[in-house]
Molecule: transfer RNA
Organism: Candidatus Woesearchaeota archaeon
RNA sequence: GCGCCCGUAGCUCAGUUGGAUAGAGCGGCGGUUUCCUAAACCGCAGGCCAGUGGUUCGAAUCCACUCGGGCGUA
Repeated sequence: GCGCCCGUAGCUCAGUUGGAUAGAGCGGCGGUUUCCUAAACCGCAGGCCAGUGGUUCGAAUCCACUCGGGCGUA
């Protein structure tokens, strides 16, 4: 340089037949319970889906470019 894969919550990921308010587990905060802690149970917050542009009535999802990471190849 070229090819392929990935980028979604603090972390690990799901969601890619384009469709309404974007989800789970762990973690965080509050509550119930307990003499206290842990565990268990209930609730809450946290994301403008790497960025920009495009297609579309509608984009996390499709297309182009850029950035970052990984793998392969000379």